[in-house]
Context: one part of a larger RNA
RNA sequence: GGACGAACGCUGGCGGUGCGCCUAAUGCAUGCAAGUCUACUACUUGUGACUUCGGUCACGCUAUAGUGGUGGCAGACGGCUUAGUAACACGUAAGUAAUCUACCCUCAAGUGGGGGAUAAUCCGAAGAAAUUCGGCCCAAUACCCCAUAAUGUUUUAGUAUAUAUGUAUUGAAAAGAAAGAUUUAUCGCUUUUGGAGGAGCUUGCGGCCUAUCAGGUAGUUGGUAAGGGUAAUGGCCUACCAAGCCUAAGACGGGUAACCGAAGUGAGAGCUUGAUCGGUAAGAGGGGGACUGAGACACGGCCCCCACUCCUACGGGAGGCAGCAGCAGGGAAUCUUGCGCAAUGGACUGUAUGGUCUGACGCAGCGACACCGCGUGGAGGAUGAAUGCUUUAGGGUUGUAAACUCCUUUUCUUAGGGAAGAUGAUGACGGUACCUAAGGAAUAAGCAUCGGCUAACUACGUGCCAGCAGCCGCGGUAAUACGUAGGAUGCGAGCGUUGUCC
Numbered sequence: 001g002g003a004c005g006a007a008c009g010c011u012g013g014c015g016g017u018g019c020g021c022c023u024a025a026u027g028c029a030u031g032c033a034a035g036u037c038u039a040c041u042a043c044u045u046g047u048g049a050c051u052u053c054g055g056u057c058a059c060g061c062u063a064u065a066g067u068g069g070u071g072g073c074a075g076a077c078g079g080c081u082u083a084g085u086a087a088c089a090c091g092u093a094a095g096u097a098a099u100c101u102a103c104c105c106u107c108a109a110g111u112g113g114g115g116g117a118u119a120a121u122c123c124g125a126a127g128a129a130a131u132u133c134g135g136c137c138c139a140a141u142a143c144c145c146c147a148u149a150a151u152g153u154u155u156u157a158g159u160a161u162a163u164a165u166g167u168a169u170u171g172a173a174a175a176g177a178a179a180g181a182u183u184u185a186u187c188g189c190u191u192u193u194g195g196a197g198g199a200g201c202u203u204g205c206g207g208c209c210u211a212u213c214a215g216g217u218a219g220u221u222g223g224u225a226a227g228g229g230u231a232a233u234g235g236c237c238u239a240c241c242a243a244g245c246c247u248a249a250g251a252c253g254g255g256u257a258a259c260c261g262a263a264g265u266g267a268g269a270g271c272u273u274g275a276u277c278g279g280u281a282a283g284a285g286g287g288g289g290a291c292u293g294a295g296a297c298a299c300g301g302c303c304c305c306c307a308c309u310c311c312u313a314c315g316g317g318a319g320g321c322a323g324c325a326g327c328a329g330g331g332a333a334u335c336u337u338g339c340g341c342a343a344u345g346g347a348c349u350g351u352a353u354g355g356u357c358u359g360a361c362g363c364a365g366c367g368a369c370a371c372c373g374c375g376u377g378g379a380g381g382a383u384g385a386a387u388g389c390u391u392u393a394g395g396g397u398u399g400u401a402a403a404c405u406c407c408u409u410u411u412c413u414u415a416g417g418g419a420a421g422a423u424g425a426u427g428a429c430g431g432u433a434c435c436u437a438a439g440g441a442a443u444a445a446g447c448a449u450c451g452g453c454u455a456a457c458u459a460c461g462u463g464c465c466a467g468c469a470g471c472c473g474c475g476g477u478a479a480u481a482c483g484u485a486g487g488a489u490g491c492g493a494g495c496g497u498u499g500u501c502c
Base pairs, nucleotide, nucleotide: 001502002501003500004499006498007497008496009495010494013374014373015372016371017370018369019367020366021330026328027327028326030325031324032323035073036072037071039070040069041068042067043066044065046059047058048057049056050055080283081282082281090206091205092204093203094202095201096200099199100198101197104195105194108191109190110189111188112146113145114144115143122135123134124133125132126131153174154173155172156171157170158169159168160167161166180187181186208255209254210253215246216245217244220243221242222241223240224239226238227237228236258280259279260278261277262273263272264271265270285306286305287304288303289302308319309318310317311316336364338363339362340361344360345358346357347356348355349354377407378406379405380404388397389396390395412439413438414437415436416435417434421429446491447490448489449488450487451472452471453470457486458485459484460483461482467474468473
């Protein structure tokens, strides 16, 4: 000198764009943040009939309604955080002849026949509650059985190819599918081919400190075409056999740390950092476990243990903001319990325009926290007014500065008009941006420094005191170094100080 997610002191007019708990992965009141659906069903509301007056049946559709339940899809995305992790976690380059993949696109074929339950409702019971138990009834795109099916799956016999459990091909055997809805034309459902996108696993290389850590390791290293397990390889697990394997090119141990694209600085080499934005990983009060599912060992799912908080009739229950706001605490320090789904994206649904949800997101609010831009007036104006300071008392300086004259209106105030962002409709922002008119210099300047380094000097006060100070050093009676004043210098809606990095 540059930089900052900064803080502190003094000061503070406006706009645009960004950013805003770096500390306690501490604890959380309240509200919201993941639902949706014409597959099915009950109830609610209308009319009529019957009625044992309790209800039952039929029709209707404002009704694609509302409230429950079964069922499907989505709750594995999106959002937050960085505790752990020195590891194939990450980056990069490869491999998978060791693999999976819901929704989407695509290829081929099919969608036949039958069955038994069950939730809710209703009845009864237990309990303070959470909730639970028993009985009766009924439906489905819920569940089950049968049939049919190959270039698919499993087993098996060949042929070709060849590093191989692969690929291609010819046979045999076995097992295995489905669901309907309605708007009548579509949407679904089942099996299959290829793809897209996604994911798992393996490997080479790369990136911290420490030897005042030198030996470490028994599922440890390898084998048994062994058995189990997985979508899949593998000590991943089990049994048996062998005794290996890693290590001064730093094993093992300890400390620290999420990694990268990138960011800061520097002429570069390098050094430092990993906020915001983007990619990956990991975590969801601490620890463990599986279930469901295409996908989780699952932040707003389940079970167990621990700690904590709350309710309780003391028998037992409920909870998890490292989602958005917000509160307490900690701290030098970091915001509103706002508006909207109008846009973009997502979930479900629908043939479709659409519908519901969305604290993702779009906006607004607060903060000079940062960067950028604008303004606080312009021109003229000497008898160099007054005031202040100083003086050798003549003057010098403040100073064209002011007054005064003319001008302008960026801003500001008031009034009027008024968007784009949206492709037919639909705009939170917002009567915002912007435009026009009127008014009037009007609403708007500070901070630090002035001994040298380092741009800028005098007076008074103080008297090694009070104080200053980044270094050298100032102050003990003429202090350009302390304090005040005048003047000056620097930067300017900021200026200085502190901290950290280059």